[in-house]
RNA sequence: GGCGUGAUAGCCAAGUGGUAAGGCUCCGGUCUGCAACACCGUCAUCGCCGGUUCAAAUCCGGCUCACGCCU
Numbered sequence: 001g002g003c004g005u006g007a008u009a010g011c012c013a014a015g016u017g018g019u020a021a022g023g024c025u026c027c028g029g030u031c032u033g034c035a036a037c038a039c040c041g042u043c044a045u046c047g048c049c050g051g052u053u054c055a056a057a058u059c060c061g062g063c064u065c066a067c068g069c070c071u
Stems, first nucleotide, its partner, number of pairs: 001070007010024003018054001027041004047063005
């Protein structure tokens, strides 16, 4: 230098154009004499900037970062 894969909540992680699932943690609540357990609830600018579209996490372009392959 060229190519490929990935980036989604504090952590893990699903989601191939139409309300962003689930688990763990934190926090709040119920329960308890106080806790723990259990149960309920709460947490998303989808890496950044543009484009296409009635509508974009999703499609397209550029950029950043991480990993890998080739030279």
Molecule: transfer RNA
Organism: Lachnospiraceae bacterium